Annotation
The part of an RNA shown here (large-subunit ribosomal RNA, domain I) has 517 nucleotides and comes from a marine eukaryotic metagenome. Its mean pLDDT, the model's own confidence on a scale to 100, is 82. RNAcentral holds the full RNA, with entries from MGnify.
[in-house]
Context: one part of a larger RNA
RNA sequence: UAUAGUGGAUGCCUUGACUCUAAAUUCCGAUGAAGGACGUGGUUAGCUGCGAUAAGCUUUGGCGAGAUGCUAGCAAUCUUUGACCCAGAGAUUUCCGAAUGGGGGAACCCUAUGCGAGUAAUGUCGCAUAAUCCGAAAGGAUGGAUCGUCGGCGAACUGAAACAUCUAAGUAGCCGGUAAAUAGAAAUCAAAAGAGAUUCCCGUAGUAGUGGCGAGCGAACCGGGAUUAGCCCAAACCCAGCUUCGGCUGGGGGUUGUAGGACUCCAACAUAGUACUUGUCUGUAUAGUAGAACACACUGGAAAGUGUGACCAGAGAGGGUGAUAGUCCCGUAAACGAAAUAUUGGCAAGACUUAGGAUGUUCCUGAGUAGGGUCGGACACGUGUAAUCCGGCUUGAAUCUGGGAGGACCACCUUCCAAGGCUAAAUAGAUUUAGAGAUCGAUAGUGAACAAGUACCGUGAGGGAAAGGUGAAAAGCACCCCGGAAGGGGGAUGAAAUAGACCCUGAAACUAUGCGU
Numbered sequence: 001u002a003u004a005g006u007g008g009a010u011g012c013c014u015u016g017a018c019u020c021u022a023a024a025u026u027c028c029g030a031u032g033a034a035g036g037a038c039g040u041g042g043u044u045a046g047c048u049g050c051g052a053u054a055a056g057c058u059u060u061g062g063c064g065a066g067a068u069g070c071u072a073g074c075a076a077u078c079u080u081u082g083a084c085c086c087a088g089a090g091a092u093u094u095c096c097g098a099a100u101g102g103g104g105g106a107a108c109c110c111u112a113u114g115c116g117a118g119u120a121a122u123g124u125c126g127c128a129u130a131a132u133c134c135g136a137a138a139g140g141a142u143g144g145a146u147c148g149u150c151g152g153c154g155a156a157c158u159g160a161a162a163c164a165u166c167u168a169a170g171u172a173g174c175c176g177g178u179a180a181a182u183a184g185a186a187a188u189c190a191a192a193a194g195a196g197a198u199u200c201c202c203g204u205a206g207u208a209g210u211g212g213c214g215a216g217c218g219a220a221c222c223g224g225g226a227u228u229a230g231c232c233c234a235a236a237c238c239c240a241g242c243u244u245c246g247g248c249u250g251g252g253g254g255u256u257g258u259a260g261g262a263c264u265c266c267a268a269c270a271u272a273g274u275a276c277u278u279g280u281c282u283g284u285a286u287a288g289u290a291g292a293a294c295a296c297a298c299u300g301g302a303a304a305g306u307g308u309g310a311c312c313a314g315a316g317a318g319g320g321u322g323a324u325a326g327u328c329c330c331g332u333a334a335a336c337g338a339a340a341u342a343u344u345g346g347c348a349a350g351a352c353u354u355a356g357g358a359u360g361u362u363c364c365u366g367a368g369u370a371g372g373g374u375c376g377g378a379c380a381c382g383u384g385u386a387a388u389c390c391g392g393c394u395u396g397a398a399u400c401u402g403g404g405a406g407g408a409c410c411a412c413c414u415u416c417c418a419a420g421g422c423u424a425a426a427u428a429g430a431u432u433u434a435g436a437g438a439u440c441g442a443u444a445g446u447g448a449a450c451a452a453g454u455a456c457c458g459u460g461a462g463g464g465a466a467a468g469g470u471g472a473a474a475a476g477c478a479c480c481c482c483g484g485a486a487g488g489g490g491g492a493u494g495a496a497a498u499a500g501a502c503c504c505u506g507a508a509a510c511u512a513u514g515c516g517u
Stems, first nucleotide, its partner, number of pairs: 001514005011504001012469002016440002018437009027144002035096003038051003042074002046070002057090006066078003101110003111130007131142004148178006159166001163212001188195002199226005209217002230422003233366001237252006257400001259365004263360001264358003272353003276350006283343004288336002294309005310327002312316001318330003371395008381407001402417005456463002476503001479490004
C1' cells in the first nucleotide's frame, strides 16, 4: 500500500422514556385487602389472563366476520340462531397473608362442636361455627397503598473556614390520624380613617427586625388576585319524668358586643334558605356510529415521485401503505349515540332551619379559667424594654358599674367578648385520559424500548446489570456437489444475499496474506 477478516463506532430509525398543561377520579380491607404461593391451555418453558366453573361462566348493551392472547405449526373446534372483541353489572374466586379454631420454619400440620355424604364399623370426605379488644346488645376496630398533609417524639454530619450559644432543622427518621389534611366565622387587625372567618398565590421584602449583632435567620401591616358560607351548643327561664331531696335525664327556649338573651308587655303567624334524603330532567364518564374529494402517462422492484388534466375542504392534525399521498387505508373538522353503573347542575317533594318593638335593671352569658410567680417551649424575635400564644409546678380573680387587646408599664382613646363545638370552595399529592415540547434517541432517555427490579451477587437489610434494527413481503435458499458434522461450491428467491438470520449502515484499534521499501 492492496485485498480480506475482526470489531461495532457513526449515520438513519423508534415500540420506550422525560417534562409540562388541561380534564376527570381519588382510598382498599373480617362480604377477608395490598401483596404473594401453587395451579390453570389438546400440545405450554416464560410473560399475560384466570381460579378446581381456573387464557375462563352468566347477563345487559356495542360491533359485524371472522375467532381459539404474546405464538408459529399440528390437531380439534366455535361462528349471521351473531362467535371473537369492546363496555356495564353479576357468579366463581384453591392456599398464604391483618390472617382470626390451635400450632407453625408464610403458602404447611393438627383439632372440637353441629349438620350431611359414605362404610358392616372405624378411618375418610363436604358445609357451617370456634382469634383478640371495645360495647348491655346491635355493632365496631385490627392490616395495607402511594405521595400529600396534620399531630406526637425528634438527631447528627455540616456551616460558622477551629468550636461551645447559634446553624443544619423542627429537616431526616420513628409513631399516629386523614382522603385531601390543617385552619376557620374575631376576647382579630388597625390608628383618629377604617377593615370584617379561614386557606392559597403575587407584591410588600431580603425591608422592619433578630443574631458569639458572627455564620446566618427573617416577618407583619397594607395592596393586588384565586375562592367565597356561614352555623350549632352551654347558661338564665318554662314544662315533663325520676330522685337517696343534693340533683339527674328529656323537651321547649336561647346564642351576642353600636352588648345580647331570660323575665314583663305589645305586634305578628309571614318571609327566606339548606352543606340532608328521595325522585325526575339535563350534561358528563365508562363501548361506539357516520364522515368529502383522482385519474392517466413516464421512471422504477415498488409511485405517494415527475408530467398532464381534475376534485374536496367546518376535514391541508397525525399515522400507515413496496420512495415524498388533502382526494388509497386508519383517521381528522363539524355532527350523532347508552340497556347498565357512577356523577355535575337544574327542578320537585320530604325533612330541617329562619323574624320584629318597648320598659325596668331582678337573673344569665363557658373557673381551678384569665392573670401572677418560677422553669421551659412556640412566635422572624437567641431574656432582651419582651408584649402575644402553649405547657410543668405553685398561686389565683372579676361577673356588664364586667372582661381582653392595641409589643414593658400607666392614663385617655379605640376595638373586640376568652376559658364549648361544626363547616364546602379556592390549595397539596396520586392515578387515568387527552394534548404539547428550541426534551432524549439505545454508553442517551427511567435502573428497565428486549423474560427488568429480571439474570446475577449477598445469611440478611440490600445491591443490581447487559441485551433494539434481515427484507416491501419469509419469498428464511427447492434441487445437485464436497464433507461425519459444522461449513462451503453451484443453483433458486429477491431491487439488492458483501440484506442469509452472528442478518441496515459497517469507522478505528487489532489480525492475516500479497507486493514495495